[in-house]
Context: one part of a larger RNA
Molecule: large-subunit ribosomal RNA, domain VI
Organism: soil metagenome
RNA sequence: CGGAGGAUACUUGAGAAGCGUCGUUCUUAGUACGAGAGGACCGGAAUGAACGGACCUACGGUGUACCUGUUGUCACGCCAGUGGCAAACGCAGGGUAGCCACGUCCGGAUGGGAUAAGCGCUGAAAGCAUCUAAGUGCGAAACCCACUUCAAGAUGAGGUAUCCCGGGCGCAAGCCCCUAAAGACCCCUAGAAGAUGACUAGGUUGAUAGGCCACAGAUGUACGCGCAGUAAUGCGUUCAGUCGAGUGGUACUAAUAGGUCGUGCGA
Repeated sequence: CGGAGGAUACUUGAGAAGCGUCGUUCUUAGUACGAGAGGACCGGAAUGAACGGACCUACGGUGUACCUGUUGUCACGCCAGUGGCAAACGCAGGGUAGCCACGUCCGGAUGGGAUAAGCGCUGAAAGCAUCUAAGUGCGAAACCCACUUCAAGAUGAGGUAUCCCGGGCGCAAGCCCCUAAAGACCCCUAGAAGAUGACUAGGUUGAUAGGCCACAGAUGUACGCGCAGUAAUGCGUUCAGUCGAGUGGUACUAAUAGGUCGUGCGA
């Protein structure tokens, strides 16, 4: 921009893409078969490999400043307590969310259609025979459906539901006055969405983010004081103190105010 008024929501599916794998064990059954050795088809059940998708409850990683320990040195006047730097965390021990795999769950199925090689039935040409010439049946991981995803720019532009929109003049094109709908966007708060657009959740009739409160969870028992000890240190107060992302709550802060587009019943 188009889809013959403008919107919002939900859809149909022309078409396209994806998937499609293989093993082992048990059973049928030591049966059929075979002198024996050996050893099935068909059917049933279980369990795996690789591959693919999703996810983070558990297991396991990461988690650059969440907690703790600690060396050297500098600073905050000193003690105590803290902070900076040590190659882009000084080193070390842990670790929430998120993101992951080494982890967990799920998938390939099943069924149908039409077939290939092949196997047939009936059957003449050719009194026989012949699966083929007329007719007709079975038959594969391949093909078409079925399963998953996208999909009406499918210009062949589909469907359904709902919402919205004036008066006068004029033959008409149009003009005048009035009006600016439904809806959308700008803008803002954010996001398990994201390079940016986009998408999604919200914008006071509000829990969208921050703050605060509570909880979960992490770390591991803070500072100060008291007691014991010459002291290092230990014990008590104290499962303390501190805390990024998690869960719930709470309008304290910020989403304020405002603007723009879109018209008037539709060749």